[in-house]
This is a predicted structure of a 362-nucleotide RNA (Bacterial RNase P class A) from Cloacimonetes bacterium UBA6081. The sequence was found by an Rfam model in a public genome assembly. The model forms 99% of the base pairs in the Rfam consensus. Taxonomically the source falls in Candidatus Cloacimonadota (Bacteria, Pseudomonadati). The coordinates come from a structure-prediction model, not an experiment, and the mean pLDDT is 79.
């Protein structure tokens, strides 16, 4: 120089003139202060808050899933353990296959008990021959060690043994199970002893186990004012209906459902002081916690947060220049709060830091 990995920050600034919204002051005016993000997006999780007489039980359903810690909580975060991928930085994953069931295409004899090519023995027959020695096919029996198929074929290497073989037996190695020792809060790691125990994979397959889960949501909810038709019809009705996510039980209430028709759609609150932000110190590997100090930082309501001019910053291109720099032209990403907060995911411009691989030069 090149190629990669992991993170942090910013998201333009200043001035003048005019304009909009909220608050303060306030009759108004004037004046002062403040005024859209890191994702405000998605609506995927978790809550705060509000209401529902059951927020009671059971079934169903859903979510999570290694260990320890953080947090109001989470499917989030921190640190670690194990496994896989990568040369590496690093990234991804995480209960259970000895409860049961199911699946593993094609190929292959066979994918959970099998023989395609084969090896061996016996019987009778045939051929050759010095020799019942060799060879050939048939029948019966034994074998899974050799070859083949496949992603995967009944642990591996070497020997004993056998008619031929085979963990059948033995030595060593690997796996598994049980027990023990050391280290660690723990997941686990290292080591030892015994035992031939030795037939995989898939649980984002059904399933099993453990833990957790009431519902609806600011269009929640509360108050005030106004208007109309305290309308009509049909049906069900206490052995009922409604409410409680689905079903059942229980409980509460006393009416409920459908169709046609009429009135209203206004105002106020909820509405922004918060599990808030910033800084310092201490503790901790860290996420964070505690203490002290400081700050107030949008609240719209068809929905404010803007427009013009000038200068500067940053980026791109061109020209001049050894460089610093000067001049000109252009550009400046993704994108707009709506009850609020903590996460996750997605979109995107610029700057910086650390780490890994690797070439060359010194």
């Nucleotide at each position: 120089a090149g190629g990669g990995a992991a993170g942090a920050c910013c998201a333009g600034a200043u001035g003048u003139u005019c304009g909009c919204u909220g608050c303060g002051c306030c009759a108004c005016c004037a004046c002062g202060c403040a005024g859209a993000g890191g994702a405000a997006a998605g609506u995927c999780c978790g809550g705060a808050c509000a209401c529902c007489a059951c927020a009671g039980g059971g079934c169903g359903g859903g979510a999570u899933a290694c260990u320890u810690c953080c947090u109001a909580a989470c499917g989030g975060g921190a640190a670690g353990c194990u496994g896989c991928a990568g040369c590496a930085a690093u990234g991804c994953a995480g209960a259970g296959c000895c409860a049961g069931c199911u699946c593993c295409a094609c190929a292959g004899a066979a994918a959970u008990a099998a023989a395609c090519c084969g090896c061996c023995a016996a019987u009778a027959g045939g051929u050759u021959u010095u020799g019942u020695a060799a060879c050939c096919g048939a029948u019966u029996g034994g074998c899974a060690a050799g070859g083949g198929u496949g992603a995967a074929a009944u642990g591996g290497u070497g020997g004993u043994g056998u008619a031929a073989g085979a963990g059948a037996c033995c030595a060593c190695c690997g796996g598994u199970a049980u027990c023990c020792c050391u280290g660690g809060c723990g997941a686990c790691a290292g080591g030892g002893a015994u035992a031939g125990c030795c037939a995989g994979g898939a649980a984002a397959g059904c399933c099993u186990u453990a833990u957790c889960c009431g519902g609806u949501g600011c269009a929640a909810u509360g108050c005030c004012a106004a208007a109309u038709a305290g309308g009509a019809a049909a049906g069900c009705a206490a052995u009922g209906a409604u409410g409680u996510u689905g079903c059942c039980c229980g409980c509460a209430u006393c009416g409920c459902u459908u169709u046609c028709g009429g009135g209203u759609a206004g105002g106020c609150a909820g509405c922004u002081u918060g599990a808030g932000c910033u800084g310092u110190u201490u503790u901790g590997u860290g996420a964070a916690a505690a203490a002290c100090a400081g700050c107030c930082c949008a609240g719209a309501g068809g929905g404010a947060u803007g427009a013009a001019c000038a200068u500067c910053a940053c980026c791109u291109u061109c020209g001049g220049g050894a460089a610093a720099c000067c001049g000109a032209a252009g550009g400046c990403a993704c994108a707009g709060a709506a009850u609020c907060c903590g996460g996750c995911u997605u979109a995107c411009g610029g700057u910086c830091u650390u780490c890994c691989c690797c070439a060359a030069a010194u």